[in-house]
RNA sequence: CGCUCAUCCAGAGGGGCAGAGGGACACGGCCCGAUGAAGCCCCGGCAACCCUCCAGCCGGUCUCGUAGAUCGCCCGCCGCGAUCGUUUCCGCGAGGCUCCCGGCUAGGGAAGGUGCCAAAUCCGUCUCACGGCGAGAUGCGUCGUGAGGAAGAUGAGGA
Numbered sequence: 001c002g003c004u005c006a007u008c009c010a011g012a013g014g015g016g017c018a019g020a021g022g023g024a025c026a027c028g029g030c031c032c033g034a035u036g037a038a039g040c041c042c043c044g045g046c047a048a049c050c051c052u053c054c055a056g057c058c059g060g061u062c063u064c065g066u067a068g069a070u071c072g073c074c075c076g077c078c079g080c081g082a083u084c085g086u087u088u089c090c091g092c093g094a095g096g097c098u099c100c101c102g103g104c105u106a107g108g109g110a111a112g113g114u115g116c117c118a119a120a121u122c123c124g125u126c127u128c129a130c131g132g133c134g135a136g137a138u139g140c141g142u143c144g145u146g147a148g149g150a151a152g153a154u155g156a157g158g159a
Stems, first nucleotide, its partner, number of pairs: 001158001003157006013043005021032003026125004044117003049113002051109003055105006061096006068084006121151001126148009
């Protein structure tokens, strides 16, 4: 930075300074706060994004073999048609994991770079679906539940 991707119902707090606010912004709600908010410092912790170890699988790769492979018609076989391939890379099949690379899944580690340590990102706001209520209605209002979005936060990358 009108950029990309992933995650956001788990987890983890003490002390000192400070002194009235804080929970991103706006509105509404609900909370935290003189038994001390924000902010700053020290120590501790959580987690596992970056990092790292191991296993499995896939791809690349290597070796060998082979001329077929895929799709459609057909219940199916046969047969027919289409596309690709048919000396070599390129098609198909089998095997290997010695070296190297990448991806996915599950598990382990925590030195370092970040991050985080009230409440789901505290909840709602926009859209859709479903349900309750307003006597009734595919409409409207309101309440609830679920899914998605927007915005935001953090990390890894990009410009």
Model confidence (mean pLDDT): 76 of 100. The RNA shown here (SAM riboswitch aptamer (S box leader)) has 159 nucleotides.